[in-house]
RNA sequence: GGAGUGAGCCGGGCGAUCGCCCCGAUACGGGGAGGAAAGUCCGGGCUCCGCAGGGCAGGGUGGCCGCUAACGGCGGCGCGGCGCGAGCCGCGGAAAGUGGCACAGAAAAAAUACCGCCCGCAAGGGUAAGGGUGAAAAGGUGGGGUAAGAGCCCACCGGCGCGCGAGUGAUCGCGCGCGCACGCCAAACCCCACCCGGAGCAAGACCAAAUAGGAGGGAUGGGUGGCCCGUCCGUAUCCCUCGGGUAUGGUCGCUUGAGCCGGCGGGCAAUCGCCGGCCCAGAUGAAUGAUCGCCGCCCGCAAAGGGUACAGAACCCGGCUUACAGGUUCACUCCGGCU
Numbered sequence: 001g002g003a004g005u006g007a008g009c010c011g012g013g014c015g016a017u018c019g020c021c022c023c024g025a026u027a028c029g030g031g032g033a034g035g036a037a038a039g040u041c042c043g044g045g046c047u048c049c050g051c052a053g054g055g056c057a058g059g060g061u062g063g064c065c066g067c068u069a070a071c072g073g074c075g076g077c078g079c080g081g082c083g084c085g086a087g088c089c090g091c092g093g094a095a096a097g098u099g100g101c102a103c104a105g106a107a108a109a110a111a112u113a114c115c116g117c118c119c120g121c122a123a124g125g126g127u128a129a130g131g132g133u134g135a136a137a138a139g140g141u142g143g144g145g146u147a148a149g150a151g152c153c154c155a156c157c158g159g160c161g162c163g164c165g166a167g168u169g170a171u172c173g174c175g176c177g178c179g180c181a182c183g184c185c186a187a188a189c190c191c192c193a194c195c196c197g198g199a200g201c202a203a204g205a206c207c208a209a210a211u212a213g214g215a216g217g218g219a220u221g222g223g224u225g226g227c228c229c230g231u232c233c234g235u236a237u238c239c240c241u242c243g244g245g246u247a248u249g250g251u252c253g254c255u256u257g258a259g260c261c262g263g264c265g266g267g268c269a270a271u272c273g274c275c276g277g278c279c280c281a282g283a284u285g286a287a288u289g290a291u292c293g294c295c296g297c298c299c300g301c302a303a304a305g306g307g308u309a310c311a312g313a314a315c316c317c318g319g320c321u322u323a324c325a326g327g328u329u330c331a332c333u334c335c336g337g338c339u
Stems, first nucleotide, its partner, number of pairs: 001335010012295007020032005034310001038321002041319005046200004053229004058196005063077005078091005092191002097189002099185003114131002116127004139157006158180001159178008204252004214242006221233003259278008296308004
């Protein structure tokens, strides 16, 4: 200097003139949209439901150990794969059972003999090393042996079993034995382990207003996903028709929170503890704006000029996913050059 990998940050500022919303002591002072506020994909806090108890069905997750309020999230570790590398991706079980692997191929899993090789006059027999088909074909490499071959035998690797050791564990290492049984797919059904009440701020609580808490008919049940058991309430509850009145109102919920910033300490880390400091939107047909000027940044050799991304709270948090003009920081890897 170039090419990469991983993790962050900024993405607007100042002034003037007017204009809004909230809080306060109402002269005035203070505050006012994000890293994703988005998607509504997960998990909660909170509110309501007189059983929220038990079970079935159903749903979710899936290597191990930790973090967390919790999670399908995050961190570290283990194994496998990709990459020269920094790094990235994946993760229960195929020997419980069922099912699928089109076409091609001789044969696709209690699966073969097409070509080939060997023996033989031929018929036929032996073979699974070589070739071919395919995503995948009865472990791999080498040697011996054989009529030719084959774990047929041997060495190493792989596989299975047993033992010892290290580790909380996934797993790893070592030793011994056995020629060794069977591919892939479970985001196929399924099996195993663990987890799961329901509904949701349009939840819910209160106030105001007004009337006739009326009449008739039907169901036999109703109780916040389905079914069963249990349990509670049944002049209860629900549906339809007729008739009458009020209001589409107001207040709360509504912002002090698993909060943010700084320091110290434990831990590889996620994160946890202690100390100190700060208060940082609460609108409700929907405030957080408009105009002007000067800057910042980018394009442009420069001037002129142009541009300034994705995008706006609605109960609140922790994650994930998606979008983002341009700029910038740190660490690490590889290549080349110079000293």